[in-house]
RNA sequence: GGGGUGCUAGCUCAGUUGGGAGAGCUCCUGCCUUACAAGCAGGCGGUCAGCGGUUCGAGCCCGUUGCACCCCACCA
Numbered sequence: 001g002g003g004g005u006g007c008u009a010g011c012u013c014a015g016u017u018g019g020g021a022g023a024g025c026u027c028c029u030g031c032c033u034u035a036c037a038a039g040c041a042g043g044c045g046g047u048c049a050g051c052g053g054u055u056c057g058a059g060c061c062c063g064u065u066g067c068a069c070c071c072c073a074c075c076a
Base pairs, nucleotide, nucleotide: 001072002071003070004069005068006067007066010025011024012023013022019056027043028042029041030040031039049065050064051063052062053061
């Protein structure tokens, strides 16, 4: 330098027909218990990596930038 994959909640990840932003864990509150754990009920939490474009509508499609990993090439 060329190519590929990934980037979504504090963490691990789904979201594969373009229209509802979600699960588990964590955290908070309540119930339960003498108390703790477990269990049960409820709740908080998001610039979907950034920017631009397409579209009535984008996490999803297109372009570009950044970061991480992998492959190829080149070079001293």

Record summary
A computed fold for a 76-nucleotide RNA from Entomoplasma freundtii, annotated as transfer RNA. Model confidence (mean pLDDT): 82 of 100. RNAcentral records the identical sequence in 2 taxa. Its Rfam family is "tRNA". It is annotated as a transfer RNA. Lineage of the source: Bacteria > Bacillati > Mycoplasmatota > Entomoplasmatales > Entomoplasma. The RNAcentral record of the sequence draws on ENA.